[in-house]
RNA sequence: GCGGCGGUGGCGGAAUUGGCAGACGCGCAGGACUUAGAAUCCUGUUCUGAAAAGAGUGGGGGUUCAAGUCCCUCCCGCCGCA
Repeated sequence: GCGGCGGUGGCGGAAUUGGCAGACGCGCAGGACUUAGAAUCCUGUUCUGAAAAGAGUGGGGGUUCAAGUCCCUCCCGCCGCA
C1' cells in the first nucleotide's frame, strides 16, 4: 500500500427487512434475609435540566418521513496479502 472484519452505558454484549437505542448478563448503590457475613431475592443504575424537554451508537458529511443499520470520507483496533 491492498483486502476483510470490527468500534454501542463503568465492562461484556443485543437491537429481525432502516421503524420505541441500550435487551440480557456482570459490576455498582439501596433494601430484605442473617448474631454478622456469603449466597439468594427485590428496587434502582447514560448525560444535561427544577420540570417540560433535549442530547447520545468512534469523528464529519450525505440519503430518507425515519439511520446503530444504507452511501462517502477520516481516525482507531484485529486478521490476511504484498

This is a predicted structure of an 82-nucleotide RNA (transfer RNA) from a Candidatus Pacearchaeota archaeon. Its Rfam family is "tRNA". The family's RNA type in Rfam is transfer RNA. RNAcentral holds the sequence, with entries from ENA.